Source information:
Model confidence (mean pLDDT): 85 of 100. Transfer RNA from Candidatus Beckwithbacteria bacterium RBG_13_42_9, 71 nucleotides, folded computationally.
RNA sequence: AGGGGCGUAGUUUAAUGGCAGAAUAGGAGUCUCCAAAACUCUUGAUGAAGGUCCGAUUCCUUCCGCCCCUG
Numbered sequence: 001a002g003g004g005g006c007g008u009a010g011u012u013u014a015a016u017g018g019c020a021g022a023a024u025a026g027g028a029g030u031c032u033c034c035a036a037a038a039c040u041c042u043u044g045a046u047g048a049a050g051g052u053c054c055g056a057u058u059c060c061u062u063c064c065g066c067c068c069c070u071g
Stems, first nucleotide, its partner, number of pairs: 001070007010024004018054001026042005047063005
């Protein structure tokens, strides 16, 4: 330099155009002599910028970051 893959919550991940879900972690509570476990409630996310579309996590373009391949 060229090519390919990936980027969603603190972490692991669903959602292939129609209200962004779950688990775990965090906070509060119930229970308990106390704690753990269990149960209930709750906070938190689409890498950035544009474009297409009535509507974009999803499709297109560019950029950013990480990984792999070629030279």
The source organism's lineage runs through Bacteria, Bacteria candidate phyla and Candidatus Beckwithiibacteriota. RNAcentral holds the sequence, with entries from ENA. Rfam family: tRNA. By type it is a transfer RNA. From the family's description: Transfer RNA (tRNA) molecules are approximately 80 nucleotides in length.